[in-house]
RNA sequence: AGAGUUUGAUCCUGGCUCAGAAUUAACGCUGGCGGCAUGCCUAACACAUGCAAGUCGCACGAGAAAGCCCGGUUCGCCGGGCGAGUAAAGUGGCGCACGGGUGAGUAACGCGUGGAUAAUCUACCUCGUUCUGGGGGAUAACCCAUCGAAAGGUGGGCUAAUACCGCAUAAUCCGGCUGAAUUUCGGUUUGGUCGGCAAAGGUGGCCUCUUGAUCAAAGCUACCGGAAAGAGAUGAGUCCGCGUCCCAUUAGCUUGUUGGUAGGGUAACGGCCUACCAAGGCGACGAUGGGUAGCUGGUCUGAGAGGACGAUCAGCCACACUGGAACUGGUACACGGUCCAGACUCCUACGGGAGGCAGCAGUGAGGAAUAUUGCGCAAUGGGGGAAACCCUGACGCAGCGAUGCCGCGUGAGUGAAGAAGGCCUUCGGGUCGUAAAGCUCUGUCAAGUGGGAAGAAUAGCCUAUGGACGAGUAAUCCAUAGGUCUGACGGUACCACUGAAGGAAGCACCGGCUAACUCCGUGCCAGCAGCCGCGGUAAGACGGAGGGUGCAAGCGUUAUUCGGAUUUAUUGGGCGUAAAGAGAGUGUAGGCGGCCGGUCAAGCCAGAUGUGAAAGCCCAGGGCUUAACCCUGGAAGUGCAUUUGGAACUGGUUGGCUUGAGUUCGGGAGAGGGAAGUGGAAUUCCGGGUGUAGAGGUGAAAUUCGUAGAUAUCCGGAGGAACACCGGUGGCGAAGGCGACUUCCUGGACCGAAACUGACGCUGAGACUCGAAAGCGUGGGGAGCAAACAGGAUUAGAUACCCUGGUAGUCCACGCUGUAAACGAUGGGCGCUAGGUGUGGGGGGUUUUUAAUCCCUCCGUGCCGCAGCUAACGCAUUAAGCGCCCCGCCUGGGGAGUACGGCCGCAAGGUUAAAACUCAAAGGAAUUGACGGGGGCCCGCACAAGCGGUGGAGCAUGUGGUUUAAUUCGACGCAACGCGAAGAACCUUACCUAGGCUUGACAUCUGGGGAAUCUCAUGGAAACAUGGGAGUGCGGAGCAAUCUGAGCCCCAAGACAGGUGCUGCAUGGCUGUCGACAGCUCGUGUCGUGAGAUGUUGGGUUAAGUCCCGCAACGAGCGCAACCCUUGUCUCUAGUCGCCAUCAUUAAGUUGGGCUACUCUAGAGAGACUGCCGGUGAUAAACCGGAGGAAGGUGGGGACGACGUCAAGUCCUCAUGGCCUUUAUGCCUAGGGCUACACACGUGCUACAAUGGAUCGUACAAAGGGUCGCGAACCCGCGAGGGGGAGCCAAUCCCAAAAACCGGUCCUCAGUUCGGAUUGGAGUCUGCAACUCGACUCCAUGAAGUUGGAAUCGCUAGUAAUCGUGGAUCAGCAUGCCACGGUGAAUACGUUCCCGGGCCUUGUACACACCGCCCGUCACACCACGAAAGCCGGAUGUACCAGAAGUCGCUGGCCCAACCCUUCGGGGAGGGAGGCGCCUAAGGUGUGGUCGGUGAUUGGGGUGAAGUCGUAACAAGGUA
Repeated sequence: AGAGUUUGAUCCUGGCUCAGAAUUAACGCUGGCGGCAUGCCUAACACAUGCAAGUCGCACGAGAAAGCCCGGUUCGCCGGGCGAGUAAAGUGGCGCACGGGUGAGUAACGCGUGGAUAAUCUACCUCGUUCUGGGGGAUAACCCAUCGAAAGGUGGGCUAAUACCGCAUAAUCCGGCUGAAUUUCGGUUUGGUCGGCAAAGGUGGCCUCUUGAUCAAAGCUACCGGAAAGAGAUGAGUCCGCGUCCCAUUAGCUUGUUGGUAGGGUAACGGCCUACCAAGGCGACGAUGGGUAGCUGGUCUGAGAGGACGAUCAGCCACACUGGAACUGGUACACGGUCCAGACUCCUACGGGAGGCAGCAGUGAGGAAUAUUGCGCAAUGGGGGAAACCCUGACGCAGCGAUGCCGCGUGAGUGAAGAAGGCCUUCGGGUCGUAAAGCUCUGUCAAGUGGGAAGAAUAGCCUAUGGACGAGUAAUCCAUAGGUCUGACGGUACCACUGAAGGAAGCACCGGCUAACUCCGUGCCAGCAGCCGCGGUAAGACGGAGGGUGCAAGCGUUAUUCGGAUUUAUUGGGCGUAAAGAGAGUGUAGGCGGCCGGUCAAGCCAGAUGUGAAAGCCCAGGGCUUAACCCUGGAAGUGCAUUUGGAACUGGUUGGCUUGAGUUCGGGAGAGGGAAGUGGAAUUCCGGGUGUAGAGGUGAAAUUCGUAGAUAUCCGGAGGAACACCGGUGGCGAAGGCGACUUCCUGGACCGAAACUGACGCUGAGACUCGAAAGCGUGGGGAGCAAACAGGAUUAGAUACCCUGGUAGUCCACGCUGUAAACGAUGGGCGCUAGGUGUGGGGGGUUUUUAAUCCCUCCGUGCCGCAGCUAACGCAUUAAGCGCCCCGCCUGGGGAGUACGGCCGCAAGGUUAAAACUCAAAGGAAUUGACGGGGGCCCGCACAAGCGGUGGAGCAUGUGGUUUAAUUCGACGCAACGCGAAGAACCUUACCUAGGCUUGACAUCUGGGGAAUCUCAUGGAAACAUGGGAGUGCGGAGCAAUCUGAGCCCCAAGACAGGUGCUGCAUGGCUGUCGACAGCUCGUGUCGUGAGAUGUUGGGUUAAGUCCCGCAACGAGCGCAACCCUUGUCUCUAGUCGCCAUCAUUAAGUUGGGCUACUCUAGAGAGACUGCCGGUGAUAAACCGGAGGAAGGUGGGGACGACGUCAAGUCCUCAUGGCCUUUAUGCCUAGGGCUACACACGUGCUACAAUGGAUCGUACAAAGGGUCGCGAACCCGCGAGGGGGAGCCAAUCCCAAAAACCGGUCCUCAGUUCGGAUUGGAGUCUGCAACUCGACUCCAUGAAGUUGGAAUCGCUAGUAAUCGUGGAUCAGCAUGCCACGGUGAAUACGUUCCCGGGCCUUGUACACACCGCCCGUCACACCACGAAAGCCGGAUGUACCAGAAGUCGCUGGCCCAACCCUUCGGGGAGGGAGGCGCCUAAGGUGUGGUCGGUGAUUGGGGUGAAGUCGUAACAAGGUA
C1' cells in the first nucleotide's frame, strides 16, 4: 500500500466481497510447563445453607453455669471458694450514610469541564482561647403476675449512668436598637447598648498545701473525655457558562405555568410550598413528544481527522424484591434499619407471623457462555477501644478455565546404501529425505532427593539514655538505641544433585484474490463456497491419500467493532448524459458582502497564571534470569478559566468616497401582458341556380353519401374557430408561453449623455405568487378536429395501426387542479481567461453630406475553434475553464416515488416519504464485431430475358416411418437422403438365430515335443471332435552318434492378445462449408487514459486489398494474379506399331519406299505484353474503339482453397487418451437379415409421342481397357449365348457397332405400330450355390401415363439440350459415379425486387451475437409486507371515586415524673394517645389518543432450468 467482481474487450461511475488489527467472547479439533492478568455481556430472574458490622467494663447497673476444691449431711442434698466480675443479656457512647455489589432507571446541571456560594453545612482530626459550678426526676436490665402455638407483648415493683431535665455563669456566638469607616450600593469591617443560649464524667498516680493521718478524703496532678465560640483540614449541599445519541412520518408546548408581593419551609438561594396580583415563559440555533442509553478518565481502530465502545482499574451518579413514606442522625429518606401497600416464598395451633445475595462463596433457571459453599487477618486499609485486643468474604493468598498477553520446551551435531515403506511416474526415475536408523553430545521443563528465602514495619512488653508535665527519682507522654514477639501463601520462589532423548505437536489451508499440486474416488449426484464461482466421466475448487504452505500450545470457525471505504468527502466527493439543479419568480429569517480614515477589542494572535485527579498512552531510568507485568521521574493532555499586551484581517461603531446598486432626461426595437372593437381567406351547414351518376375513401376495399338529385360548379346567407404569405437557429417574456389589424391601459429590457443618492448589494430555508396539456365545478358556445363509442377493413386473433362516422373535450367567463422529456436533461450572482464568422436592437467614425460598403463600440442571439476541463462524448467569454458567495439536491439495483401517517384537493390525484425482503450487479461513454422489414456503392445463372427439367405416371435408387429374431452402423437445412457403398446371393457383415472355442483367428516372450506337409475313415449343417496312415527338408558344429539355430506345427502355464464396444463434446490426420468470396494480418511510427484506431478509409479503376492518385503513415506477410497441367496457332527435333505429298503396288497404306512433306505422336521452344494507333480520363491507373494476329484484354478448362467459422463430419479407413469387456462386447461355423412394405420425401431412368415410332440402307469420333485378360475370322442358336481359337503384354491384335445424322418405306393423332410397367411360360451366362435375393434373352401379356397444382432446379457457348462411347468396382450384377467425343441453340433491356456475398456509413438494450434480447397477464410453489369486521396486550393522557403508612396543621372534654404557682386539693406551661383536615402510593370507574401482537378475507410485491397467451421495447423493432 491494495485486490476480486458488471464487458467480447475498454475507460468511468457504483455497490458487494477479501487481505489487517481487536474482543469480558463462544464453538470444533488438539493440548507440555510457568509468570501476569482476567472470568454471568443473558433473567435488576428466584434463592437452600454459612459467613460479609461491630466494638467499648477506662460511661452504667446487674451478673450466671458446667467443672474442680473445702466443709457439712437426714446421703435427697446444702454452704463456701475457685471458675469470674468471665459468658450471655440490658442502659449508654461511637460506628452502622464507609467499605463491598449492580447498571434497572435517568437525555438530566445526571455526567464532563470551568466558575460561583457575599445563599450553605461539616461528627471524628488539627490549632489556639475559655469553661467543665450546683441540683432534680425517671427507666431498662432484674423480680412478681399474666396473654400468645409462635413472633412477641401487657400490668405491678426496685435501681445506675458520660441516659434525661431545670438552675447558675459566659463570649469575638445569636437577636433587637443605634453609630463609624469603606463600597462594585449587593455588602464588608469595626464600636455602643439591651435580651438570649453551655457542659459529664472516667482511669491512673501523689501527698507539696488542709483534714483525718501505715493510708486515705478534700485537693493536686497526668491522660482520656464533655461544653462554647473561632480558625484550619476533609467531606458534602446548592447555583451558573459550555459540551453531551436518534426520529420533524413528534410543530407547537406550558396554569405553579412565567414574573411580582407577602408568608411558610430548608443547613442554604429559589414557585421549593401557600395566598393574592399581573399574563407571561419555551420553541425551527428544534420546544413538546417518542425511541435508545448510566456519564467520564479511558479502551479498540485509524497516517490523522474521525468512527465504534464505556468489561476489569479509577472518579461521579443512580438503585437495593416493586411502589410510597418518614424516623434517627453531623450526614440517609438508609443494600444486610423502621412503617404502609403490592407480588412472591416460608412457618402456623388458621387466630396470626417471618423474609428480601444487584455483599463472598454456593443453588436452580435462562443461555452459545463465565470459577471454590477454600485459607488468613501475616501484609495494606477500615470500625470500636486508653490499650491489649476484637471485628473485617474490604483485602492478601490459594483453587478452577489455553479466556487473553508474555516466556520456555518438545532436543543438538553428524549421518547417502539417498535403507525399508508410502506417493507419483514419461517406468528412466522422482519425492517424503539428513528426514529415519546408526554414531557423538547437551540437560531447559517435567520427575525424584536435599537445602531454602524476601515479603516483618510495628504496636505492645523488657532494658538503657535524653526530654515534656509535675513539688517530685511517682504516674503519664515523646524521642533514640538494644532485645523480645508476629507468615495465610508455603517447605512456595530459588539453588544444588540424580538418572534420562527419555514424558511433551497440533490445527487450518493449497482455483484466483492468497503462500502452497499431484493421484484416486465421485459424475449438476454427493458436496464446497468470504466474493468470483466449482461438480453433467480425465475436478489442482467435492471426499480420501501423498506432498506442500502458513501459524504453533495452539489452530480454525462464528459473532461483533474500526480499518481498507475519498462508500457522508472538515482534512477529503459530487449533480449536461452515470444517483443528483427545485417548473419559474418575488421575498422573510439566515449566510456572504466595495474603497479610504478614526475608534472599540467580540472573533483572532502572543505572553503569563490556575486547572486539566490517579492510573493509562509516550519518553528516560529501575525491579522480577528475560518478557508480559510492576515501580520512580518526565513529557503530553490540541481544552476551559483568569489576566497582560497587539490591532493586520473579520466584526461593532463613527466619519467620508463612488467604481457595485439605484434615480432623473432623451431615444428607438419588440408575437411581453390585459381589455374592447374590426377584417379577409378557408372548412362546414342552410337557401337558390346549372347539371347527372356517381362521389368518397384505400395498399386494395368496404362501411358512408347520392336518382327524395349527391360529388362538381355559381350566387346568397349563417356560425364558430384559427390567423396562410411576411416568418428568419428573427424578436419579447422569470418560466409556462406569446403570431391578422386598430384603439385604450400596462410591465420589463436596451442605447446615449449628463446630473443626483451614497453600499441602499448578492443569495435565499420557510412563506407567497405564477405555472403547458389533460382533468374537475357552474354557466355559455360548438364550424372544424376529435379520447370514449359504433361500423367497415386488416388479421390466426386485432378491444390497434387504415377507413367512414362520432360524444365529451378543444373555444369564452368565473373558480379549482399544480403536474410534464415544465429540457440547454446545465440553480442564481460577480470577476477573470485567444480568436474567427453570421444575425437582431442602439450609438459613433470613415467615405461623394449619405444609398451602399468598411471600421469601432454596448446589449442580445447562433455557429466554428485555442488554452483549460471532462470517464469519454463533448463544453469552450451565452463554460461543463479559473476563483468567490448563497440556495437546492445525490449516496448500489429492485421493492418504490410505493405503503403507513401528515398536509392540500370536489374528485382524479398531488406533496412529504420508509421498511421487510431480494440481487452482484444496475448504470454512463466510447470500441470491435454481428444484426436491421436503416442508407449508399458493387458483385454472383441472384433476379430478369431465355432453353430444358423436377413436382403428376411407372420403374430404379437412397432416406424417414413402420414391421421384424435381425431388418448392423454412420450421415440430417443449404453443406444428410444414386451419401460412406468404385458394385450385400455365400463371403463381404459389423446385425439375428443356432452350434462350438477360451493364451484364443492374429503379435512377442518361456518350457516341452515334433520336420514341414499330405491323406483316409466315423459323427456332424459346418465349424469341429475322435481315430488311422504316409513323411524326415534347410543353415551351423561334429568322422559319426548327436547337438543347436531360423521358419512351421502340437502341448502346457502365464504375462498378454482381441473388441466395427462407448466417447468425433478428450484428440491427431483427413474432409465438407461460407468461398474462387477478396479478403485476413504483422513490424515500426503516429493518434487515443484505454479497448482500439491509422495503415486497409477517401477519389478513380479492376474479376480481384487489381492498379493509380491522394493521405501520419512507411513497409511487409498470408491470400488475388503469375509460375504448373491441358487445350487452341506456329517452329525445331524425332519417325514406329503412326502418316502417305512424290514413285511403284493392293480389294485395302496391303506391301516396297519415303517422312527434306502433311496428319499424328511427344519433347523443346515461339507466341499475347493493353505491346501499337485513336478517343475518354487528373497528364495517372484504367476503360472504349481499331489494327495486326491462330488467339485480345484472366483466350477456354483444370490443379491450386488466406485468417478463420460451424464443439460441422468421421473413434466403422487409419492413428490415439480415457472408460468398459476378458469361457465374452473376443474367435470359428451354418442358416437368415441388411433386398421386409399401409405410407412420406429426395435423386434419377423411361415415357406420354409425328422435330416421333418401326424398319431397310449408309457415313463420321474421341478417350479408354485387355494375359486369372481382351478374344477376331468361321460355324450353331430367333436371341441371350455356345463352339472355336487366330492375333495381342498392345499408336501393331481385340473389346468395337459409335449413335443421333442422312436417304427410302410404313404408321396419321389413336391410350395408338405411342408407352413399356406388371404377369405367365421358356431359356442363356456367371458362380460351390441365383428359393428368400443376380443380370440378360425369346414368346406372350400390355398397367399408369395424353406435358403434370402450390412450389421448385440447372444452364450465358462448343455452354444448355440431345446422341452415343469407354472406364473403375467386379465371378456375376448400374437407370448410379467418373471420363470421352458427335450434333449443337435461345437469351441477358437491366439491377427495382427475391437469395447469397463484399466495402463504407448509421442505429442497437444483441456479443451463445436476430434461430439474439426481452415485456405483461394467467396458472403453480415459497417468502416478507400493506389493508381488514374485530380480538388481545403494553406504556400513557384526562375526569372522577377511594385512600394505607407518614410529615405538617388544627384540636385537646382522655392521659402525663422533672419546670412554675399553690390554700398541697390542685392549677398552669409543655407533651402524648385519640379525633379532624391538606397532601398522597397501590387500587377502582369512565373516556381518549398512542404503540405492539393477532385476524376470516383481500391487495399488490419479490423469488423460483425447461408451464400458458400473445409481441409491447431494443434496428425506422416492422404504427419512431

Predicted 3D model of a 1520-nucleotide RNA (small-subunit ribosomal RNA) from a metagenome. RNAcentral holds the sequence, with entries from SILVA. The coordinates come from a structure-prediction model, not an experiment, and the mean pLDDT is 85.